[in-house]
């Protein structure tokens, strides 16, 4: 980097350093010196591993813990981008795409 697959309506500090940017991209709309990014601490969750418990002949299934590997901690993945729905527009809903993260493969 490509492919496969699962998930994306919940959850998470009025701490320290730091100083202007940030929310992937488009168009919007927002956040930010009542301090952005980043780093540290803290926290959330439980995808993978691990440990324990129950069930099962077994493969395995369910649950608990949160030790290890990630991840995450404004707004639904902030909304939107293509299609369906409409005479058209708006709105709503559904699906797809795109994106993010985990696990696996090349």
């Nucleotide at each position: 980097c490509a492919c496969u697959u699962a998930u994306c309506a919940a959850g998470a500090g009025a701490g320290g350093u730091g100083g202007a940017g940030g929310g992937g991209c488009u168009g919007g709309c927002c956040c930010u010196a009542u301090g952005a990014a980043a780093c540290c601490c803290g926290g959330c969750a439980a995808c993978c591993a691990g440990u324990c418990u129950g069930c099962a002949u077994a493969a395995g299934c369910a649950g608990a813990c949160a030790u290890g590997g990630u991840g995450c901690c404004a707004a639904u993945u902030c909304c939107u981008g293509c299609a369906g729905u409409u005479a058209a527009a708006u709105g709503u809903c559904u699906g797809c795409a795109a994106g993010a993260u985990g696990a696996g493969u090349g």
This is a predicted structure of a 106-nucleotide RNA (SAM riboswitch aptamer (S box leader)) from Marinococcus halotolerans DSM 16375.
The source organism's lineage runs through Bacteria, Bacillati, Caryophanales, Marinococcus and Marinococcus halotolerans.
It was read from a public genome assembly, where an Rfam model found it.
The coordinates come from a structure-prediction model, not an experiment, and the mean pLDDT is 84.